[in-house]
RNA sequence: UGGAGUGGGCGCAUGGUCGCUCCCUGGCAUAAAGCCAGGGAGAGGAAAGUCCGGACUCCAGAGGGCAGGGUGGUUCGUAACGCGAACUGAGGGCGACCUUAAGGAAAGUGCCACAGAAAAUAUACCGCCACGUAUGUGGUAAGGGUGAAAUGGCGAGGUAAGAGCUCACCGCUUCCGUGGCGACACGGAAGGCAUGGUAAACCCCACCCGGAGCAAGGCCAAAUAGGGAAACGAUCGAGGGCUGCCCGCCCGAUGUUUCCGGGUAGGCUGCAAGAGGUGCCGGGCGACCGGCAUCCUAAGAUAAAUGACCAUGGUCCCGUGCUGGUCACGGGAUACAGAAUCCGGCUUAUAGCCCACUCCAAUCU
RNA sequence: GCCCCCGUAGCUCAGGGGAUAGAGCACAGGAUUCCUAAUCCUGGUGCCGCAGGUUCGAAUCCUGCCGGGGGCACCA
Numbered sequence: 001u002g003g004a005g006u007g008g009g010c011g012c013a014u015g016g017u018c019g020c021u022c023c024c025u026g027g028c029a030u031a032a033a034g035c036c037a038g039g040g041a042g043a044g045g046a047a048a049g050u051c052c053g054g055a056c057u058c059c060a061g062a063g064g065g066c067a068g069g070g071u072g073g074u075u076c077g078u079a080a081c082g083c084g085a086a087c088u089g090a091g092g093g094c095g096a097c098c099u100u101a102a103g104g105a106a107a108g109u110g111c112c113a114c115a116g117a118a119a120a121u122a123u124a125c126c127g128c129c130a131c132g133u134a135u136g137u138g139g140u141a142a143g144g145g146u147g148a149a150a151u152g153g154c155g156a157g158g159u160a161a162g163a164g165c166u167c168a169c170c171g172c173u174u175c176c177g178u179g180g181c182g183a184c185a186c187g188g189a190a191g192g193c194a195u196g197g198u199a200a201a202c203c204c205c206a207c208c209c210g211g212a213g214c215a216a217g218g219c220c221a222a223a224u225a226g227g228g229a230a231a232c233g234a235u236c237g238a239g240g241g242c243u244g245c246c247c248g249c250c251c252g253a254u255g256u257u258u259c260c261g262g263g264u265a266g267g268c269u270g271c272a273a274g275a276g277g278u279g280c281c282g283g284g285c286g287a288c289c290g291g292c293a294u295c296c297u298a299a300g301a302u303a304a305a306u307g308a309c310c311a312u313g314g315u316c317c318c319g320u321g322c323u324g325g326u327c328a329c330g331g332g333a334u335a336c337a338g339a340a341u342c343c344g345g346c347u348u349a350u351a352g353c354c355c356a357c358u359c360c361a362a363u364c365u
Numbered sequence: 366g367c368c369c370c371c372g373u374a375g376c377u378c379a380g381g382g383g384a385u386a387g388a389g390c391a392c393a394g395g396a397u398u399c400c401u402a403a404u405c406c407u408g409g410u411g412c413c414g415c416a417g418g419u420u421c422g423a424a425u426c427c428u429g430c431c432g433g434g435g436g437c438a439c440c441a
Stems, first nucleotide, its partner, number of pairs: 001361010012313007020042009044336001048347002051345005056213004063247004068209005073087005088102001089100004103204002108202002110198003125144002127140005152170002155167003171193001172191008217269004227260006239251003262440003276295008314334008322325001366437007375390004383421001392408005414430005
């Protein structure tokens, strides 16, 4: 100098004019809504997708079994998770580093198209060897061929030709030892090799999961035809709580369910202080945890406010100029998007940038 | 706001690991007819919504996006 990797951060600023939602104070007015003046507060890193996990609320403080769903290396972190951290194995990269649904295929079942002799317990198409001499019988699985995949690999010995048939090395399986909390790693011994692949096929194993969701739930107000029909049903009980089923428990009679019809579609609450932010100290490799100080108690809309325009400036890009750079002038760009009970994650979208660390290549010293 | 469901030819739908992905309607060409309709014959039609993964192999299985549709208030 060029290229690359990882982690983190910002994601327009200020002022003016006209507006929007809410709160406070004062005034006016009133049955109430309200109006005026002043002051104050008012979107995000993803507010999004609603994909996970919780808080909260109600349903019997939700009991047992089956079914069903989810997760899947290990150990930590956490309120919890399918999230995160560190580590292990496997794969990729020269490297920094990245990716990884990563339990079990010697419990069982299924599937493996076409091609091929044979696709999983059986077998031999070409070939090789022996015998025979007109294409046969026997041996073999080195070599060829098929396929995504062919019964450990490679070398030597051996043989009629061959073959773990025998041996060395590598791989595999079993056992032992050492290290590690553990996944696992390293070392040694034994076994000639048994066990093809597929579990994002059924399944098995381990662990987890009760259901519904702020349109939860609570309170108030308003209005109507407190209506009609059908089915079921009275303790041998319909139906509901209660999700699919069973048991069990509770509720249960002018009852329950479904359909038709009628009315209101209003207000308050839940609802803003919370697993909160910032700083310092301490612990931990880290995710994170503990302590102290300090800040926020005024976003809370409901068809849904947080906007529009102008000016100046910032940042980046392009062009022109010469004084050749932290320059001047002109033009352009300034994204994605947007609260709706609230948090922790994940995923996706995002103009333009900034910071830190690291790797590779070339050149120079 | 919350909860479900669906994307395959122009339209309506089959197909749920090995197909050149099918059927009906529609469309195009031909035959018949003086012409049209009907009828008969023939034919094309698709990145299986998009991307990534699992597998030897994906429309089909898994994950993430995109698009579309539906339901849920209270009172008596």